The RNA shown here (c-di-GMP-I riboswitch aptamer) has 82 nucleotides. Rfam family: c-di-GMP-I riboswitch aptamer. Rfam describes the family as follows. GEMM was predicted in a large-scale screen for bacterial structured RNA regulatory elements. Genes associated with GEMM are involved in a diverse array of functions, including chemotaxis regulation, signal transduction, secretion and chitin. Its mean pLDDT, the model's own confidence on a scale to 100, is 88. The model forms 95% of the base pairs in the Rfam consensus.
[in-house]
RNA sequence: AAAUGAAACAGGCACAGCUGUCGAAAGAUAGUGUCGCAAAGCUAUGGGUCUAAGGGAUGACUAUGACUGCCAGGUUGCCGUU
Numbered sequence: 001a002a003a004u005g006a007a008a009c010a011g012g013c014a015c016a017g018c019u020g021u022c023g024a025a026a027g028a029u030a031g032u033g034u035c036g037c038a039a040a041g042c043u044a045u046g047g048g049u050c051u052a053a054g055g056g057a058u059g060a061c062u063a064u065g066a067c068u069g070c071c072a073g074g075u076u077g078c079c080g081u082u
Base pairs, nucleotide, nucleotide: 002082003081004080005079012037013036017032018031019030020029021028022027035069041075042074043073045072046071047070048067049066050065054062055061
């Protein structure tokens, strides 16, 4: 430097649920929790998904609101093995 993740080590992250706060909602955030994760680090770039306040005939629909723990891309990185 490249490939790789069978079994480990050190350290890391934290689903559902519950509680507080924020939000119209989806959801976010702090604590608890520990289902899982080798990028479950970062990034809404492409696809996908969720919500529909506002708009709209108040109906369909609609993102300028969200999700990276849905997939891909970009980018950085721990440990082991070759």